[in-house]
Context: one part of a larger RNA
C1' cells in the first nucleotide's frame, strides 16, 4: 500500500418499509438438467447460463445418426500430358437419390502480327504441389461482447515538499452536489480520462412553405366531395425559449439549500446515445480473423431417409384460468399511433362459403391507396354453481403454404368431448407517473409456422413516515495472524 473484519462513522439505490401486481399450486407454451437413443449436433452455467446463441429445425438450414456413394475434389493458384477448341437442349433405362449409361435438336468461342501461339475447354497423371475440416485448444490470441456501474471514481508531472525506502501528499479537512459537481481551508501547484456539456427525440412559440395533408369564413356534396382559402391542425428546414436568470428567507460576505412570481416548462424539464482506469485466464476458435497441435480413399465432399421436436421426472421464462369490476347476444362503421408493401409485394369495393378461406382484381413504388384497433360506452340475459366459468385433451370433416404437413406446420367448422384448476406453502420478483396493471395494432426473420423478441398507441392508479434492519455500493477512519 491494498485486501478482508458478524469494528466505528458518513452517505447513496425500488436495498428495506410505505404500497400495486405477480411468480411459487393448475393446464399449455418455450428453454435447461436428467434419462432414453442409431443419432437425440453444439455452445452458454450464481448474480452476469436455463423464450440465451436461434430476427423464426417438416427437406434445406445441419454442424448429429443410418445407408449407399466420391477422391485433385463443390472451391482457389498452379505443374506434367494429350486432344479437340463454343454454348444450350429433347428424351428414354436403372436407381431411394447422388449418379451411372444411352439420345434428340439448335448454334460452331475470345484476342492477334492469320504462321502459329496465348487464353478457355474436355480428358488424363496423383508416390504432383494443395485445397478442405462447425476437428482440439476463448488457459497461445485479435475483434466483439456481459458484469461490478452511468457507479464516482482513476490516474499523472524531467513540478513541488516530507519519508532511509515501500510510499505519501495533491485526492484528507469543513460545508455542498446526482456527480473528485462547486465552494472555503490546507505543502502543494497544475494536468489528463471520467462527471456535466455539446448530439437525437418529446413538450411552448415564431418565422418560411402548402401537396398527397388541413377547413374558419363563403357557395357545394352522400363524403374536405368539387370551387376556393393559407387561418388552424399537420408536415419539415431555421430560429428563439431555462440560466438558480428575478425576489424573500437561509447559509460564512461563499458554495448551495427553501419557497415564491413569472413562464408551454424550474432547478439534470422527461426519455435516449454516451459505459473512465480495471475486476471476473467471465462469453464466444460454431459470426468473422488467427498462433499451434491434429485429420488427408476422411475428422473434407455430395445424396436419401431420421434426428434436434423422444419422456418416470426436476428447474427456469411465460400464456391462459379459476370468474359477475364477469361471461355471453345485440348495438353505436365510437376513438389511436408507428411501422411495412414490387420480375411473383399491399391489396380496396363487389360475389360466393357457418368459418378458415376461394373467385376477382379498382388503387398504390405511397402524407394519395392497403389502413375499419381493442378494452371502453348503451341495451337485453346469466345469478354464485365446477356454472352460459375455464379452456386442455379426443373424435369427424375441412382451408392455407409448400415438391413434400406420417414422424413434425399454422388455421377454421362441428360434436351429448369438456380435464386440472375456487386465488395458490416455505420463499421470491418487478415497479416512484403517463410509471405499474390493464388493452389492442405493428415490425424483423419468414414459402408456411410467435404464448417469444424489438417497438407503438389506448385506459390509467395506490404509497413513500423513514433509514433501525436485509442486499449491493462509495468516502474516511480503525484492527490485522493475509498479499
Nucleotide at each position: 500500500u491494498g485486501a478482508c473484519g458478524g469494528g466505528g462513522g458518513c452517505c447513496c439505490g425500488c436495498a428495506c418499509a410505505a404500497g400495486c401486481g405477480g411468480u411459487g399450486g393448475a393446464g399449455u407454451a418455450u428453454g435447461u438438467g436428467g434419462u432414453u437413443u442409431a443419432a437425440u449436433u453444439c455452445g452458454a452455467a450464481g448474480c452476469a447460463a436455463c423464450g440465451c446463441g436461434c430476427a423464426g429445425a417438416a427437406c434445406c438450414u445441419u454442424a448429429c445418426c443410418u445407408a449407399a456413394c466420391c477422391u485433385u475434389u463443390g472451391u482457389a493458384u498452379c505443374c506434367c500430358u494429350a486432344g479437340u477448341u463454343u454454348g444450350g437442349u429433347u428424351g428414354c433405362c436403372a436407381g431411394a437419390g447422388a449418379u451411372g449409361g444411352c439420345u434428340u435438336c439448335c448454334u460452331u468461342c475470345a484476342g492477334u502480327u492469320c504462321g502459329g501461339c496465348u487464353g478457355g475447354c474436355u480428358g488424363a497423371g496423383u508416390u504432383g504441389a494443395c485445397a478442405g475440416g462447425u476437428g482440439c485448444u476463448g488457459c497461445a490470441u485479435g475483434g466483439c461482447u456481459g458484469u461490478c456501474g452511468u457507479c464516482a471514481g482513476c490516474u499523472c508531472g524531467u513540478u513541488g515538499u516530507c519519508g532511509u525506502g515501500a510510499g505519501a501528499u495533491g485526492u484528507u479537512g469543513g460545508g455542498u452536489u446526482a456527480a473528485g459537481u462547486c465552494c472555503c481551508g490546507c505543502a502543494a501547484c497544475g494536468a489528463g480520462c471520467g462527471c456535466a456539456a455539446c448530439c437525437c427525440u418529446c413538450g411552448c412559440c415564431c418565422u418560411u412553405a402548402g401537396u398527397u395533408g388541413c377547413c374558419a369564413u363563403c357557395a357545394u356534396u352522400a363524403a374536405g366531395u368539387u370551387g376556393g382559402g393559407a387561418a388552424c391542425u399537420c408536415u419539415a428546414a431555421g430560429g428563439g425559449a431555462a440560466c438558480u436568470g428575478c425576489c424573500g428567507g437561509u447559509g460564512c460576505u461563499a458554495a448551495g439549500c427553501c419557497g415564491g412570481a413569472g413562464g408551454a416548462a424550474g432547478g439534470u424539464g422527461g426519455g435516449g446515445a454516451u459505459g473512465a482506469c480495471g475486476u471476473c485466464a467471465a462469453g464466444u476458435c460454431c459470426u468473422c480473423a488467427u498462433g499451434g497441435c491434429c485429420u488427408u480413399u476422411a475428422u473434407a465432399g455430395g445424396u436419401u431417409g431420421g434426428g434436434c421436436u423422444a419422456c418416470a421426472c426436476a428447474c427456469g421464462u411465460a400464456c391462459u384460468a379459476c370468474a359477475a369490476u364477469g361471461g355471453c347476444g345485440g348495438u353505436u362503421g365510437a376513438c389511436a399511433g408507428a411501422g411495412g408493401g414490387a420480375u411473383u409485394g399491399c391489396a380496396a369495393g363487389g360475389g360466393c362459403g357457418c368459418g378458415a378461406g376461394c373467385c376477382g382484381g379498382a388503387g398504390c413504388a405511397a402524407a394519395u391507396c392497403c389502413c375499419u384497433a381493442a378494452a371502453a360506452g348503451c341495451c337485453g340475459u346469466c345469478u354464485c354453481a365446477g356454472u352460459u366459468c375455464a379452456g386442455a385433451u379426443u373424435g369427424c370433416u375441412c382451408u392455407c403454404u409448400g415438391c413434400a404437413a406420417c414422424u413434425c406446420g399454422a388455421g377454421a367448422g362441428c360434436a351429448u368431448u369438456g380435464a386440472a384448476g375456487u386465488c395458490g406453502g416455505a420463499a421470491u420478483c418487478g415497479c416512484u407517473a403517463g410509471u405499474a396493471a390493464u388493452c389492442g395494432c405493428g415490425a424483423a426473420u419468414c414459402a408456411g409456422c410467435a404464448c417469444g423478441u424489438c417497438g407503438c398507441g389506448g385506459u390509467g392508479a395506490a404509497u413513500a413516515c423513514g433509514u433501525u434492519c436485509c442486499c449491493g455500493g462509495g468516502c474516511c477512519u480503525u484492527g490485522c495472524a493475509c498479499a

The part of an RNA shown here (small-subunit ribosomal RNA, 3' major domain) has 483 nucleotides and comes from an uncultured Alphaproteobacteria bacterium. The RNAcentral record of the full RNA draws on ENA and SILVA. Model confidence (mean pLDDT): 81 of 100.